Model confidence (mean pLDDT): 81 of 100.
Transfer RNA from a Kiritimatiellia bacterium, 76 nucleotides, folded computationally.
The sequence was found in a public genome assembly.
Its Rfam family is "tRNA". Its family is annotated with triplet codon-amino acid adaptor activity in the Gene Ontology. Rfam classes the family as a transfer RNA.

[in-house]
């Protein structure tokens, strides 16, 4: 530079067909007794990568464009 995958909570990830954005760790509270911790139960935390567009509506279709992966070009 070309093609693909991908970006969604602190981390690791889900989210057929547009229609209130979840989940398990983690992290706060309570319980409870087996006490640097287990199990339970509860709770807080989101610009869905950024900008536009379509559309009553968009994490989700269309466009640019940023980042990372994998790949093939070219150069040497």
């Nucleotide at each position: 530079g070309g093609g693909c995958c991908g970006g969604u909570a602190g981390c690791u990830c889900a989210g057929g067909u547009g229609g209130u954005a979840g989940a398990g760790c983690a992290c706060g509270g309570c319980a409870c007794u087996u006490u640097u911790a287990a199990u339970g139960c509860u709770g807080g935390g989101g610009u869905c990568g950024c900008g536009g567009g379509u559309u009553c509506g968009a994490a989700u279709c269309c466009c640019g464009c940023c980042c990372g992966g994998c790949u093939c070009a070219c150069c040497a």